[in-house]
Context: one part of a larger RNA
RNA sequence: CGUAGGAAACUUGAGAGGAGUUGUCCAUAGUACGAGAGGGCCUGGAUGAACGAACCUCCUGUAUCUCAGUUGUCGUGCCAACGGCAUAGCUGAUUAGCGGUGUUCGGUAGGGAUAAGUGCUGAAAGCAUAUAAGCACGAAACCCGCCUCAAGAUAAGGUUUCCCUGGACUUUAUGUCCCAUAAGACCCCCGGAAGACUACCGGGUUGAUAGGAAGAAUGUGUAAGCAUAGUAAUAUGUUUAGCUAAUCUUUACUAAUAGGUCGUGAGG
Numbered sequence: 001c002g003u004a005g006g007a008a009a010c011u012u013g014a015g016a017g018g019a020g021u022u023g024u025c026c027a028u029a030g031u032a033c034g035a036g037a038g039g040g041c042c043u044g045g046a047u048g049a050a051c052g053a054a055c056c057u058c059c060u061g062u063a064u065c066u067c068a069g070u071u072g073u074c075g076u077g078c079c080a081a082c083g084g085c086a087u088a089g090c091u092g093a094u095u096a097g098c099g100g101u102g103u104u105c106g107g108u109a110g111g112g113a114u115a116a117g118u119g120c121u122g123a124a125a126g127c128a129u130a131u132a133a134g135c136a137c138g139a140a141a142c143c144c145g146c147c148u149c150a151a152g153a154u155a156a157g158g159u160u161u162c163c164c165u166g167g168a169c170u171u172u173a174u175g176u177c178c179c180a181u182a183a184g185a186c187c188c189c190c191g192g193a194a195g196a197c198u199a200c201c202g203g204g205u206u207g208a209u210a211g212g213a214a215g216a217a218u219g220u221g222u223a224a225g226c227a228u229a230g231u232a233a234u235a236u237g238u239u240u241a242g243c244u245a246a247u248c249u250u251u252a253c254u255a256a257u258a259g260g261u262c263g264u265g266a267g268g
Base pairs, nucleotide, nucleotide: 001152005163006162007161008160009159010158011157015149016148017147018146021049022048023047024046025045026044027043033038051106052105053104054103055102059100060099061098062097066093067092068091069090070089071086072085073084074083075082076081110144111143112142117137118136119135120134164267166178167177168176169175179265180264184262185261186260187259188204189203190202191201192200209255210254211253212251213250214249215248216247219243220242225238226237227236228235229234
């Protein structure tokens, strides 16, 4: 820009893409077969490999500051307690998130039309013949079926709902001016399991969108201070304490204020 008014949702599916793999074991059955050795078709069931998708309950990895321990040195006057620097100083754990080595799920079934192949009926050709007319089977291939995208599918689809019913002028035109500016959308702002930017999604006081606060969860592992014991290092008690990122719930305390723009007047 188009989809012959403008919007907001929900959709149909022309078409396109993805997927499509396979082993072993058990039963049938030590049966059919075979002198024996050996050993089935078919049917049903179980369990794997690789591959793929989703996810984070478990396991596992990370987690630049969540907790603790600790070395050297400097600083806060000193003790104690803390802070800076040293790869995050080093070390031990670790929430969310993101991952895999983890978990769950997938390949199917079924239908259609077929290939090689197998048949029925059956003439030409009194026979025979699956073929000439006709009819029936038959494969991981093909078309559906499963998953994803999809109406710029210009043949531009469908459904539902919402919105607009002023005035004047003239050269009557897809005209000009005035008046108000609908539904809705955007700008702007607060944000996000969305993201390079954009886009997408949520929210904007008629508000839980983010921050803060309160409570909880989780993690760490028993804070500081004081008391007691010990010459002391230290230990014990107060104390399963203290602290706690990204998590959950609640709560308008803070910030989403205020405002602006587009979009029209019933539609060739």
The part of an RNA shown here (large-subunit ribosomal RNA, domain VI) has 268 nucleotides and comes from an Elusimicrobiaceae bacterium.
Its mean pLDDT, the model's own confidence on a scale to 100, is 88.